[in-house]
RNA sequence: CAAGUCGACCGGGUGAUCGCGUCUCACCGCGUCGUGAGAUGAGGAAAGUCCGCGCUCCACAGGGCACGGUGCUGGCUAACAGCCAGGCGGGGCAACCCGACGGCAUAGUGCAACAGAGAGGUGUAUUGCCCUCCCCACGGGGAGGGUGAGGGUGAAACGGUGCGGUAAGAGCGCACCGGCGCCGGUGGUGACACCGGCGGCCAGGCAAACCCCACCGGGAGCAAAACCAAGCAGGAACGAGGGGCGGCCCGUCCCGUUCGAGUUCCGGGUAGGUUGCGCGAGGCGUCGAGCAAUCGGCGUCCCAGAUAGAUGAUCACCGCCUGCCGGACCAUCCGGCGGGUACAGAACGCGGCUUACAGGUUGGCUUGAGUC
RNA sequence: GGGGGCGUAGUGUAGCGGUUAACAUGCCGGCCUGUCAAGCCGGAGAUCGCGGGUUCGAAUCCCGUCGCUCCCG
Numbered sequence: 001c002a003a004g005u006c007g008a009c010c011g012g013g014u015g016a017u018c019g020c021g022u023c024u025c026a027c028c029g030c031g032u033c034g035u036g037a038g039a040u041g042a043g044g045a046a047a048g049u050c051c052g053c054g055c056u057c058c059a060c061a062g063g064g065c066a067c068g069g070u071g072c073u074g075g076c077u078a079a080c081a082g083c084c085a086g087g088c089g090g091g092g093c094a095a096c097c098c099g100a101c102g103g104c105a106u107a108g109u110g111c112a113a114c115a116g117a118g119a120g121g122u123g124u125a126u127u128g129c130c131c132u133c134c135c136c137a138c139g140g141g142g143a144g145g146g147u148g149a150g151g152g153u154g155a156a157a158c159g160g161u162g163c164g165g166u167a168a169g170a171g172c173g174c175a176c177c178g179g180c181g182c183c184g185g186u187g188g189u190g191a192c193a194c195c196g197g198c199g200g201c202c203a204g205g206c207a208a209a210c211c212c213c214a215c216c217g218g219g220a221g222c223a224a225a226a227c228c229a230a231g232c233a234g235g236a237a238c239g240a241g242g243g244g245c246g247g248c249c250c251g252u253c254c255c256g257u258u259c260g261a262g263u264u265c266c267g268g269g270u271a272g273g274u275u276g277c278g279c280g281a282g283g284c285g286u287c288g289a290g291c292a293a294u295c296g297g298c299g300u301c302c303c304a305g306a307u308a309g310a311u312g313a314u315c316a317c318c319g320c321c322u323g324c325c326g327g328a329c330c331a332u333c334c335g336g337c338g339g340g341u342a343c344a345g346a347a348c349g350c351g352g353c354u355u356a357c358a359g360g361u362u363g364g365c366u367u368g369a370g371u372c
Numbered sequence: 373g374g375g376g377g378c379g380u381a382g383u384g385u386a387g388c389g390g391u392u393a394a395c396a397u398g399c400c401g402g403c404c405u406g407u408c409a410a411g412c413c414g415g416a417g418a419u420c421g422c423g424g425g426u427u428c429g430a431a432u433c434c435c436g437u438c439g440c441u442c443c444c445g
Stems, first nucleotide, its partner, number of pairs: 001368010012318007020041008028031001043343001047354002050352005055221004062250004067217005072086005087101001088099004102212002108210002110206002127150001128147008159177006178202002180199008225275004234266005241255004282301008319341010373444007382397004390428001399415005421437005
C1' cells in the first nucleotide's frame, strides 16, 4: 500500500428573528389560564412490540391435566430466547465466522415424489457371474437353483483395501483402516478429549413430522391502581346461582337464594383534577476482584415529563461528502459554479434482541506485495 | 393496550412437503356471421410479498421482515 476480518464511537456547529412544553423567581388589574426574566427540553435506534423483568390490582399466587416456551457445558444477571468463557460440528489459506447443538432416530408411530430390479425389515434380480438338467445345425438357446461383489438408477442401495475361501460369490474368515456400542483408565466442575481392551455390531436419513425427556410459565395490564370534586331517577323482564378464574377438574375465598346476587332491555348522570410519574437493576470518573460477561468500594452529578400530546420554522455563515470546469509535472492542493447533509421522534420505567440509517472518525488482528 | 387471519397470472380463488403450480374470468390470434354479441379452436400470462434456514426436495415447515385486514378493551 492492497484485500479482508472483528470491534469502539460520532451522527452537524455558530449567530439572528419568530414560536412551543415544564420548572423557578418577580410584577400586576391576582388569572392554578396574564406579563417579564432565568434554567431546562428526544435517540442510537426514542422504532418493531419479538423476548425478559420491575411496578399495580386480582387471594398469600394453591394442586393436577391440557397448552405454550426453552433445549451442548459452566458462569453472569432482577430475569431472559440475552451476554461471557469453553466443548463439539461445519465454512475459510488465515484473522475469524456460522450452528433450533436433548432423545448417538435399537420407547413407539409415521415420511421418502420421479427414476430404479430393489427405498426400510430384513427386502430385490433387467443385465452380469456360477452350478445342474434338457435341446441343438456345437456358435448358442431354454428350465430350475445359487449369488449380491461388477455395470446401471437415485438425494440416499447397508463400510473400504488386500489376502484367503468358493462352482461363482459375499464380514463368510483373517490383517489393517474407518464408524458404532460396551467395559476400564487418565485429565477436566462439566460439555468432552485422549489412551487401552472387547464385540463382525456395520440397523442409513428426517423429530424447524407426531412424539418422548428435562426445565420454565397463575391472570391482567399505567385506560394497571389509588384519591378528590361534580352530577343522577328510576323502571320492566328473566332469575338460583354468580364472581376472583382466563381451556378443564379439584381446592379455596367472596356475594346471593323471603331482605333478590346476577343477566338483558328502556331511561338518567359524568366527559374534570391529583397521585402513580422519574433518585433509577441511574450517568460519569477512579481503584480493586475476575480470562471475560459482570460484581464491589470511593468520589462526583441530577439529566424531558406532555395529556390531542412541547422539543419547531426561516435566513446567513461555517463544517462534511460529492459532480463539472480552470490552474500548477503527478500524488494532492487552490479557485469558481451546482447538488446532497440520513434513519427517525419519548408517553410508566428498565435489560436485551431485531430492523432502518446520508456521511464520517478510530483501534486490534490476518493474508499478500513493495521499500529501508 | 391485548389477540387472530391473509399475501399465489390483470382480477377472484384452489393447491398445504414431491415431477413442468390448477380453475374461472379477463387478454391475444383464428373460425363462425352481412356486422356485433354468444359459441367453437388455439395461445400467452406467476421471482407463490421479500430475505434467510430445515429437508434429497419448500407456495406448503421454521425464523426475521414488509404490507393489508378483522375482533376485543

Two RNAs folded together computationally: RNase P RNA and transfer RNA, 445 nucleotides in total.
It holds a member of the Rfam family "Bacterial RNase P class A". Rfam classes the family as a ribozyme. About the family: Ribonuclease P (RNase P) is a ubiquitous endoribonuclease, found in archaea, bacteria and eukarya as well as chloroplasts and mitochondria.
Its mean pLDDT, the model's own confidence on a scale to 100, is 79.